RNAcentral holds the full RNA, with entries from ENA, Greengenes and SILVA.
Small-subunit ribosomal RNA, 5' domain from an uncultured bacterium, 472 nucleotides, folded computationally.
Its mean pLDDT, the model's own confidence on a scale to 100, is 84.
Its Rfam family is "Bacterial small subunit ribosomal RNA".
Context: one part of a larger RNA
RNA sequence: AACGAACGCUGGCGGCAUGCUUAACACAUGCAAGUCGAGCGGACACUUCCCUGUCAGCGGCAGAGGGGGGAGUAACACCUGGGAACGUACCCUUUGGUUCGGAGUAACGCUGGGAAACUAGCGCUCAUACCGGAGACUCCCUUUUGGGAAAAGGCUUGCUGCCGAAGGAUCGGCCCGCGUCAGAUUAGCUAGUUGGUGGUGUAAUCGCCUAUCCAUGCCACGAUCAGUGGCUGGUCUGAUAGGAUGAUCAGCCCCACUGGGACUGAAACACGGCCCACACUCCUACGGGAGGCAGAGCUGGUGAAUAUUCGACAAGGGGCGCAAGCUUGAUCCAGUCGUGCCGCGUGAGUGAUGAACGCCAUAGGGUUGUAAAGCUCUCUUGUCCCGCACGAUAAUGAUGGGACCGUAAGAAUGAGCCCCGGCUAUCUUCGUGCCAGCAUGCGCGGUAAUACCAAGGGGGCUAGCGUUGCUC
Numbered sequence: 001a002a003c004g005a006a007c008g009c010u011g012g013c014g015g016c017a018u019g020c021u022u023a024a025c026a027c028a029u030g031c032a033a034g035u036c037g038a039g040c041g042g043a044c045a046c047u048u049c050c051c052u053g054u055c056a057g058c059g060g061c062a063g064a065g066g067g068g069g070g071a072g073u074a075a076c077a078c079c080u081g082g083g084a085a086c087g088u089a090c091c092c093u094u095u096g097g098u099u100c101g102g103a104g105u106a107a108c109g110c111u112g113g114g115a116a117a118c119u120a121g122c123g124c125u126c127a128u129a130c131c132g133g134a135g136a137c138u139c140c141c142u143u144u145u146g147g148g149a150a151a152a153g154g155c156u157u158g159c160u161g162c163c164g165a166a167g168g169a170u171c172g173g174c175c176c177g178c179g180u181c182a183g184a185u186u187a188g189c190u191a192g193u194u195g196g197u198g199g200u201g202u203a204a205u206c207g208c209c210u211a212u213c214c215a216u217g218c219c220a221c222g223a224u225c226a227g228u229g230g231c232u233g234g235u236c237u238g239a240u241a242g243g244a245u246g247a248u249c250a251g252c253c254c255c256a257c258u259g260g261g262a263c264u265g266a267a268a269c270a271c272g273g274c275c276c277a278c279a280c281u282c283c284u285a286c287g288g289g290a291g292g293c294a295g296a297g298c299u300g301g302u303g304a305a306u307a308u309u310c311g312a313c314a315a316g317g318g319g320c321g322c323a324a325g326c327u328u329g330a331u332c333c334a335g336u337c338g339u340g341c342c343g344c345g346u347g348a349g350u351g352a353u354g355a356a357c358g359c360c361a362u363a364g365g366g367u368u369g370u371a372a373a374g375c376u377c378u379c380u381u382g383u384c385c386c387g388c389a390c391g392a393u394a395a396u397g398a399u400g401g402g403a404c405c406g407u408a409a410g411a412a413u414g415a416g417c418c419c420c421g422g423c424u425a426u427c428u429u430c431g432u433g434c435c436a437g438c439a440u441g442c443g444c445g446g447u448a449a450u451a452c453c454a455a456g457g458g459g460g461c462u463a464g465c466g467u468u469g470c471u472c
Base pairs, nucleotide, nucleotide: 001471003469005468006467007466008465009464012344013343014342015341016340017339019336025300026299031295034061035060036059039058040057042055043054044053045052068255069254070253077180078179080177081176082175083174086172087171091168092167093166094165095164096163097162098161099133100132101131102130108123109122110121111120112119113118138149139148140147141146153160154159155158181227183225188218189217193215195213196212197211198210199209230252231251232250233249234245235244236243237242258277259276260275261274280291281290282289283288308334311332312331317328318327319326320325347377348376349375350374358367359366360365383408385406387404391399416461417460418459419458420457421442427456428455429454431452437444438443
């Protein structure tokens, strides 16, 4: 000097930031991912027909984003610079197409099972769901005379969808050079291991995997092993060099009760999806089921220690939708905490009889001290009342009647903490008597203690001041 700090004493206000560093401990309750009727059939409500609305279901897109945490990882994880053998939904550009049919199945109805979660059988039905034929500018496989591959409609009638191909953009997968903690009281390590060939597999390269052949490959320029640990932009400190660190914000990686696995999909081996297993918790009619806050709050627990079970989608974004709109604990706000930084206040001027109390004293006085009182003023803040810009405008304000402006009364509502032996700015008296105690260290205290305790006085900082911890 600094801090995501804590503790003690004290505490007026505002603005802006920050706030479980410990148990990746366990979690009650509601919320945090939906949306589309301009894909589809139905049920219900209303209804004079028409229309309209609501709902579960099939279907589409989005749930791989946004949000959280740092357990693991010493590694192409990260950083930086390159590379070739790849993918890319939505978006943009160009080009070509969008034809004819079919079989079912949810919902629904009937009959059942079960405590529940849920589930069985029969029957009926639609689609932008599924399947087949035709079909090809083009693409793929072959190298020939060849073979293979697509589509979906909808409505408000000029819009929007759908399919193939090429290009772009964006995002991602993969490979490589250099760099990235400490230990030798860890010296040898390796058998898919190093390389070749033929295959499997992948979007793609590759011992990624497999068969076979060869016996390599790494290491004192530290392999292997064990320890610690997310990395970076940055942050703190320092004149620099460097040292320490990786909260908030931003980029990348990894994780989602623990371990494993795949499905769907353009992309996951998927926090609020599925399956299996362990541990734990809960329900049960004992047959069987349900769950995963390292989302925002909240609770218990650990701990020196860390906030509200708040408001709103008003803004700028995200998802879905032609749109209206719906949704969004992301976000924007408010609440809380002196945790930090910054700003302001607790009055200003005048006022000597140098009042009184207190303290000291050589008893003359000195000091507290212009300090107070008194007199003259002011109104920041706070309180009362009124108005109102802007964030947003065609309209819409959670914030918020908050900031700001004006007005009225009124010095009123508001100062502490540490220190005074030297380091180090600041001194006397009483008490105590190696006791009680102080102290970072040096040291102080055994009867005149500027070092303990108290008082008076003084010094420093100030809504804070000290102590402790940690770093330079």